Predicted 3D model of a 74-nucleotide RNA (transfer RNA) from a Bacillota bacterium. Model confidence (mean pLDDT): 83 of 100. Rfam family: tRNA. By type it is a transfer RNA. The source organism's lineage runs through Bacteria, Bacillati and Bacillota. It was read from a public genome assembly.

C1' cells in the first nucleotide's frame, strides 16, 4: 500500500439487512428491606451514536471523505 472486522452513557455489548422514541446487563446515586453489610425490591442522574459533510419530513442506520483500534496479506 492492499482486504476484513470494529468505534453507540463509567465498563461490556445489542441495535443497522427493513431510516421513524437509543436500549439491555454491570457500575454509580438516591430510597426501601435489615440490628447492621451483603443480597433483593424501586427510582434517579449519565450519550453532539469515533469526526465532517450529504440524501431525506426524519439518519445510529443511506451515501462520500476522514480519524483511531484489532486481524489478515505482501
Nucleotide at each position: 500500500c492492499g482486504c476484513g472486522g470494529g468505534g453507540u452513557g463509567g465498563a461490556g455489548c445489542a441495535g443497522c439487512a427493513c431510516g421513524g422514541c437509543a436500549g439491555c446487563u454491570c457500575g454509580u446515586u438516591g430510597g426501601g428491606c435489615u440490628c447492621a453489610u451483603a443480597a433483593c425490591c424501586c427510582a434517579a442522574a449519565g450519550g453532539u451514536c469515533a469526526c465532517a459533510g450529504g440524501u431525506u419530513c426524519a439518519a445510529a442506520u443511506c451515501c462520500u471523505g476522514u480519524c483511531c483500534c484489532c486481524g489478515c496479506u505482501a